[in-house]
Context: one part of a larger RNA
RNA sequence: CUCGCGUUAAGGAACUCGGCAAAAUAGCGUCCGUAACUUCGGGAUAAGGACUGACGGCUCGCAAUCGCGAGUCGCCCGCAGCAAAAGAGAUCAGGCGACUGUUUACCAAAAACACAGGUCCAUGCUGAAGUCGCAAGACGACGUAUAUGGGCUGAUGCCUGCCCAGUGUCAGAAGGUUACGUGAGGAGGUGCAAGCUUCCGAUCUAAGCCCUGAUGAACGGCGGCCGUAACUAUAACGGUCCUAAGGUAGCGAAAUUCCUUGUCGGGUAAGUUCCGACCCGCACGAAUGGUAUAACGGUCUGAUCACUGUCUCAACGCGAGACUCG
Numbered sequence: 001c002u003c004g005c006g007u008u009a010a011g012g013a014a015c016u017c018g019g020c021a022a023a024a025u026a027g028c029g030u031c032c033g034u035a036a037c038u039u040c041g042g043g044a045u046a047a048g049g050a051c052u053g054a055c056g057g058c059u060c061g062c063a064a065u066c067g068c069g070a071g072u073c074g075c076c077c078g079c080a081g082c083a084a085a086a087g088a089g090a091u092c093a094g095g096c097g098a099c100u101g102u103u104u105a106c107c108a109a110a111a112a113c114a115c116a117g118g119u120c121c122a123u124g125c126u127g128a129a130g131u132c133g134c135a136a137g138a139c140g141a142c143g144u145a146u147a148u149g150g151g152c153u154g155a156u157g158c159c160u161g162c163c164c165a166g167u168g169u170c171a172g173a174a175g176g177u178u179a180c181g182u183g184a185g186g187a188g189g190u191g192c193a194a195g196c197u198u199c200c201g202a203u204c205u206a207a208g209c210c211c212u213g214a215u216g217a218a219c220g221g222c223g224g225c226c227g228u229a230a231c232u233a234u235a236a237c238g239g240u241c242c243u244a245a246g247g248u249a250g251c252g253a254a255a256u257u258c259c260u261u262g263u264c265g266g267g268u269a270a271g272u273u274c275c276g277a278c279c280c281g282c283a284c285g286a287a288u289g290g291u292a293u294a295a296c297g298g299u300c301u302g303a304u305c306a307c308u309g310u311c312u313c314a315a316c317g318c319g320a321g322a323c324u325c326g
Base pairs, nucleotide, nucleotide: 001321002320003319004318005317006316007315008314010312011311014310019307027052029051030050031049032048037042039155053076055074056073057072058071059070060069061068062067077081082087089305090304091303092302093301094300095299096297097296101113102112117153118152119151120150121149122148123147130139131138132137156292157291158290159289161222162221163220166219167218168215169214170213171212172211175210176209177208181204185200186199187198188197189196190195223241224240225239226238227237250284251281262278263277264276265275266274
């Protein structure tokens, strides 16, 4: 010096990206006492206090055999009585995900996946739809729409706006276009002819496409410019252009905000983070779900108490190495 431990004056996060690591807490023991919020179940061991050993009496309750439990008085010892070991640190606020679960075997455990719930689509059964297979056949299912398969969303509460022009899907006995096929008719070759043969080709003729409509919890989309109120500013209001329609409710510097450390308020002596607002949303927005939410989380972010060698600032001790000598 490296690794693993132990102790430490005064201070107590000043360390650091960040309390990482360490310390601290600790008996689902007894008694008391427990808030906001809440889906009334929880939250909750919330938080926060007090007590706790041995011995000897007394009283009471239950049992009526041992005993069990509670209260009270006295006394003894120790630094310390849950005397050892083991065994929650706590609180406040916010983001995300409802939850318990699952996952990158060997750098990611999460806000990712799943989930109950919601909704849409397909499927009416002699072979359902769908899947595997060349087929036979099998699963679906010895099931039958309260079933089965597929897509999206993701508990619950309140909700889920406008657009069918494009793309997709579904429906449509008309019409247009359209292949193989059919072959009215015509032309050429050859032949005396009958015929054989080559080419053109009217008409009829399917799905599809065109066309007509429907459909957004289908793929998706959801404007610009100018003017206007008796201070100023702003614009409820008006004009105009374009569109299929011009973003509704709710939320909003957000896991989304570039400018930006936006502005104001809170917390700190001091706060690019955090919380509450504002709205000028570069570039939120409604099942690619919007918003709120108790409980839950080895989640992420901020704050406080307790605690500490994280630090001021290092020291000593123990053990194992490295190293030196042999």
Description
A computed fold for a 326-nucleotide part of an RNA from Candidatus Peregrinibacteria bacterium CG10_big_fil_rev_8_21_14_0_10_42_8, annotated as large-subunit ribosomal RNA, domain IV. The RNAcentral record of the full RNA draws on ENA and SILVA. Model confidence (mean pLDDT): 87 of 100. It matches the Rfam family "Bacterial large subunit ribosomal RNA".